[in-house]
RNA sequence: GUUUGAUCCUGGCUCAGAAUCAACGCUGGCGGCGUGCCUAACACAUGCAAGUCGAGCGAGAAAGGGGACUUCGGUUCCUGAGUAAAGCGGCGGACGGGUGAGUAACACGUGGGUAAUCUGCCCUCGGGUGGGGAAUAACUCAGGGAAACCUGGGCUAAUUCCGCAUAACACUUUCGAUACAUAAGUAUUGAGAAUCAAAGCUGGGGACCCUUUGGGGCCUGGCGCCUGAGGAGGAGCCCGCGGCCAAUUAGCUUGAUGGUGAGGUAACGGCUCACCAUGGCUACGAUUGGUAGCCGGCCUGAGAGGGCGUACGGUCACACUGGUACUGAGACACGGACCAGACUCCUACGGGAGGCAGCAGUGAGGAAUAUUGCACAAUGGAGGAAACUCUGAUGCAGCAACGCCGCGUGGAGGAUGACGCAUUUCGGUGUGUAAACUCCUUUUAUCAAGGAAGAAAAUGACGGUACUUGAUGAAUAAGCACCGGCUAACUCCGUGCCAGCAGCCGCGGUAAUACGGAGGGUGCAAGCGUUAUUCGGAACCACUGGGCGUAAAGGACACGUAGGCGGGAAGCCAAGUCUGAUGUGAAAUCCUAUGGCUCAACCAUAGAACUGCAUUGGAAACUGGUUACCUAGAGUAUGGGAGGGGGAGAUGGAAUUAGUGGUGUAGGGGUAAAAUCCGUAGAUAUCACUAGGAAUACCUAAAGCGAAGGCGAUCUCCUGGAACAAUACUGACGCUAAGGUGUGAAAGCGUGGGGAGCAAACGGGAUUAGAUACCCCGGUAGUCCACGCCCCUAAACGAAUGUUCACUAGUCGUCGGGAUGCUAGUCAUCUCGGUGAUGCACUUAACAGAUUAAGUGAACCGCCUGGGGAGUACGGUCGCAAGAUUAAAACUCAAAGGAAUAGACGGGGACCCGCACAAGUGGUGGAGCAUGUGGUUUAAUUCGAAGAUACGCGAAGAACCUUACCAAGCCUUGACAUUGAUUGAACGGACCAGAGAUGGACCGGUGCCCUUCGGGGAACAUGAGAACAGGUGCUGCACGGCUGUCGUCAGCUCGUGUCGUGAGAUGUUGGGUUAAGUCCCGCAACGAGCGCAACCCUCGUCAAUAGUUGCCAGCAGGUUAAGCUGGGCACUUUAUUGAGACUGCCUUCGCAAGAAGGAGGAAGGUGAGGACGACGUCAAGUCAUCAUGGCCCUUAUGGCUUGGGCUACACACGUGCUACAAUGGGGCGUACAGAGAGUUGCGAUACCGUGAGGUGGAGCCAAUCUCAUAAAGCGUCUCUCAGUUCGGAUUGAAGUCUGCAACUCGACUCCAUGAAGCUGGAAUCACUAGUAAUCGUAGAUCAGCAAUGCUACGGUGAAUACGUUCCCGGGUCUUGUACUCACCGCCCGUCACACCAUGGGAGUUGAUUUCGCCCGAAAUUGGGAAGCUAACCUUCGGGAGGCUACCACUUACGGCGGAAUUAGCGACUGGGGUGAAGUCGUAACAAGGUACCC
Repeated sequence: GUUUGAUCCUGGCUCAGAAUCAACGCUGGCGGCGUGCCUAACACAUGCAAGUCGAGCGAGAAAGGGGACUUCGGUUCCUGAGUAAAGCGGCGGACGGGUGAGUAACACGUGGGUAAUCUGCCCUCGGGUGGGGAAUAACUCAGGGAAACCUGGGCUAAUUCCGCAUAACACUUUCGAUACAUAAGUAUUGAGAAUCAAAGCUGGGGACCCUUUGGGGCCUGGCGCCUGAGGAGGAGCCCGCGGCCAAUUAGCUUGAUGGUGAGGUAACGGCUCACCAUGGCUACGAUUGGUAGCCGGCCUGAGAGGGCGUACGGUCACACUGGUACUGAGACACGGACCAGACUCCUACGGGAGGCAGCAGUGAGGAAUAUUGCACAAUGGAGGAAACUCUGAUGCAGCAACGCCGCGUGGAGGAUGACGCAUUUCGGUGUGUAAACUCCUUUUAUCAAGGAAGAAAAUGACGGUACUUGAUGAAUAAGCACCGGCUAACUCCGUGCCAGCAGCCGCGGUAAUACGGAGGGUGCAAGCGUUAUUCGGAACCACUGGGCGUAAAGGACACGUAGGCGGGAAGCCAAGUCUGAUGUGAAAUCCUAUGGCUCAACCAUAGAACUGCAUUGGAAACUGGUUACCUAGAGUAUGGGAGGGGGAGAUGGAAUUAGUGGUGUAGGGGUAAAAUCCGUAGAUAUCACUAGGAAUACCUAAAGCGAAGGCGAUCUCCUGGAACAAUACUGACGCUAAGGUGUGAAAGCGUGGGGAGCAAACGGGAUUAGAUACCCCGGUAGUCCACGCCCCUAAACGAAUGUUCACUAGUCGUCGGGAUGCUAGUCAUCUCGGUGAUGCACUUAACAGAUUAAGUGAACCGCCUGGGGAGUACGGUCGCAAGAUUAAAACUCAAAGGAAUAGACGGGGACCCGCACAAGUGGUGGAGCAUGUGGUUUAAUUCGAAGAUACGCGAAGAACCUUACCAAGCCUUGACAUUGAUUGAACGGACCAGAGAUGGACCGGUGCCCUUCGGGGAACAUGAGAACAGGUGCUGCACGGCUGUCGUCAGCUCGUGUCGUGAGAUGUUGGGUUAAGUCCCGCAACGAGCGCAACCCUCGUCAAUAGUUGCCAGCAGGUUAAGCUGGGCACUUUAUUGAGACUGCCUUCGCAAGAAGGAGGAAGGUGAGGACGACGUCAAGUCAUCAUGGCCCUUAUGGCUUGGGCUACACACGUGCUACAAUGGGGCGUACAGAGAGUUGCGAUACCGUGAGGUGGAGCCAAUCUCAUAAAGCGUCUCUCAGUUCGGAUUGAAGUCUGCAACUCGACUCCAUGAAGCUGGAAUCACUAGUAAUCGUAGAUCAGCAAUGCUACGGUGAAUACGUUCCCGGGUCUUGUACUCACCGCCCGUCACACCAUGGGAGUUGAUUUCGCCCGAAAUUGGGAAGCUAACCUUCGGGAGGCUACCACUUACGGCGGAAUUAGCGACUGGGGUGAAGUCGUAACAAGGUACCC
């Protein structure tokens, strides 16, 4: 960061940090210091890595040099040389170097022990080193073999080998003594007996001696040798403690455990053997399985911890695999031996050779790890007296940005800011002082010169290196990742759920800061990113430092074993604890200080530290141990009470059912309604009797009892527990409780009974689309009883709360016991124990809990660690079975979840309103026509509108135009706008071609303003070319504006305060009232805003003012008539301003608001109507009114013209008109409006026409004139119930008018024609009063008109409303919720398809371990010849001793058979998971439509 609309919590996932023996991608200047096969302990070509000593020994070449001889060819002696190579002998090859396979172990670490031991070379000390003998390699001869090599005969030396002498203070043994210790024992010391040594080499040397003339003896020095003692260092063995995982590994063990004796070892020991005994280990985890070298340390972390064990250091193990010993001081031996096996190589096929986990190097494996380098100069090692030799140890160099550290890639100046690039609102802005340019510097680089330390006398691989100096010249040197949030950093273009990105959330469906590119920016920098891994964050394993009522988590309940924990007072001990001292805790590392490389990394020196372990001295508070006490915990005894506690037996009444009998007759039963069913063979109903089983009404409760499950009629017997009261006694006897044991509803199982009612399964009837259900009729297991070494689970719950103890406010009930008081009660108070309600502190995420804690503490147990997979698989245990218990993983998701909040929703609840229903009136739906839409058709039938909220809508008017559509013909700076250049005023008239647009040719005409008289300007036209125009093209899901709808519904909010961790709440809820969130009262709210209402307009009454075009009461004139005229403004009226109505007054009710009634009044409770539409909802509608971003077209998607189309027509729907007739039709006569319109106009009188209309033109720019006769009505005549004298569609013919033009496609008139239709199915619409219904009038648009539409106007003028149960819509409160895209929601399971992992599986293929048997190499040990045999002995025969063949035990490899564990594959099969819009239903969430769940 991420679950939600939002919130708090729980909880997982993910990120930011540090690190690495790393790898990969892009990039790459230098230096220093480090590091470099993590994989195949895979296989290895080649070279090197362990030799050395001639001062231990024998033999002994060659070149060269010298001498002698010489036939000048050469031969021989000396030297070479005690040298090469080989051999005997000595020391070293057990060190150094490599690797981590094995090993869970005394392997390692740490601390001890060794009185149970060894130790070459080295050091110190004592003593000795005398005198003999024997063999053998080399060599030579012979033989075998391809080779490796071997055999035999013969010669020879030694520091080789073997006797002898000498020697104890050594060892063994016998007899003592002393000291220490004690389990054996050890040390010192006395006496006696037996046994054991040695080797020489070399330098120097005066005298003397010997001599083979080389030398030796002798003296002396050195190096050796033998023996003993001690030391140092090293090694062996033993012990305490410490450090991995799994119990789905619970039992293991026969040399096993111990003893005695023997053997063996340097040494203790079952180490080995014989005999004897039967032990030993284990829940504090034996055994088995898996994994792993261990440590100092390294990484991380605040620490505690966690992870790791590369390099360096210590230690162990290993050396192709397995086994074995020899030699040796030391090995069971990396570059030794033998055997077996696998592999590779050589071979003459007979037989041989080999072991890089040494340094380089090769192949292979792998993401991946270097040179077949130089030198022994230094440090160290082996040998040697030494010189010296050897040393892939080591020192150096090479390769690699693999890591750490350091340096550089230039510095200063340089602008109202170049170019380029990017962007832009076109003004600019960014890159950016960046560059250019000027001045400067030279680290680095290149070249040249000089040139160390490392070396104590010589000797330098590194290396002409480090370093120094000079010269040249900004010269040689910057990339990588990222830029949606986390997380520092933003724009443009391209793309269009594509391509792609992605650590998590997520981005991409035409304006992507998330993809790709670019510009810019950010971060780091010779590196930067990615991947992998570890720690951290993660208090998500919690010791430090978590939890369990509802989120995951308290065992179903109890008893009790081990274990853990445990009351008061005292003494002692000193195990824990605390403290002092000593030893140890290797070095390196870390830390501190100082110093050395120019700094740093790195290195050196010193200190500190190493929190540990051991030994020892001390303290005694606490824990522990022990001794002896106490009574407060716990228990026992006594007493009277309460109780559905348990077990057994006996008994009762009500009811159901069945049977028998009686009465009685047609139904009964059942349901929402029915049917199956019972009944005329007599049911149901009713009465009596009988039978049988199960359950126990009322009492009954917030009650009682029990550990829980659970327990309910009455009585009797047996029996458990708890509470209370009072005293006495015991004296911590206690608490908890892993394993264990017991109990454990219902269902189920077994055996035997029983069976009235009820009732899984099952049958039938309904319901339904289906109905394997809900409802109904039946009905079997079962339910009941007894037994069971059955089952053992439940939402076994206090609506999820382990047991025990202590403490922490109250109040009100109730059950049991007791006490006290008096007023003596059906009383009051107190107290102990149980059981409820409410509530403070406190706790809690909240809800809630709150002395019966979920508060505060203590003790012990159980359990949890994301969701799903899964309480599943496998394995084990239990069970007759069903099944129970224990209990994973692969895989998959980024959530799953708890509580609370605001909404929305409910086939939840309460209240209220509305022509919402009801009560009424009139319609629609049926007919014809008009009109709109869909569909179809068409070249085109332009486009939009789509439930309500599209459909007589945009359109207040499609013949052309409009017009956007189609066909054809034309134009391309354009029909229109701006700019500048040319020319011309503009313009008017007529002619030709063409369908027209258009094209051609001609005539007339010269204007306006200013002027310096040159000219300029405005308007218009012309024409080439350019910027640009133009678009009813797309996107209403990019937008503005406007509009519809919820809805004229009463709501929607804010500030401050308060409450809540918070989302939020409060206010706005409540009680009333209202049309209203209207008002009143109350209230942690107080106020305010947008809405409501009012203010505005019209109508209704009155008044004032003003009278012309209006009016005419009174006066006068006057006509056939008429305000016609004078006059007047009273009335009507006109149009401006006011008044008026406020529940104001009265009565009643009410606290009030207000309500009901009344008076007055033109009007009465909003007087009627209109305009006015809160926050918002529907991504509602409109890019085609307009405006507008982006995209698209540009000789066309623009523009012009002619014609056509939008008017089509099988059909479907909406909205209307006219009707179906007598409340009517027709004829005649006759009365009364309001509101409008009019100069391209309305058009009078008059005349013509049947009429539409025509002729004509008075008046009127309108209170004047005209449209203009209102119609229904009224009066009268006729029609008489019919498809009509209703109805008028359709059609024929003839006309009128408008217009350029009525064919597609106008309206109207007249004559004729006279269709459907007789009141309309399901369904549905409007309307509450001047309303519905009905009647006409006018207007806009408009040449005309498809108008029956729309908008206005008046005339006549009703009915009904009991009421709010129901339908629809809305409002408020409340409730539930798994919904929030908000029920048109969410969501479950089967089936089908694809993919993935996994279980079972006949089997099959390996691996590991183990058991039994067989075979049995090499080798040790034992035996061991009749075979062989130098040293010694010998009586010379031989013996002693040795060797060998051979035998035996043990045993590797191997073979056969069995078992266990584990891995791979496996036809088929089971469930699981994931997938886009599949199929079937609708189980859950609301009372989810049968409450849900176990």
Background
A computed fold for a 1494-nucleotide RNA from an uncultured Campylobacterota bacterium, annotated as small-subunit ribosomal RNA. The sequence is in RNAcentral, with records from ENA and SILVA.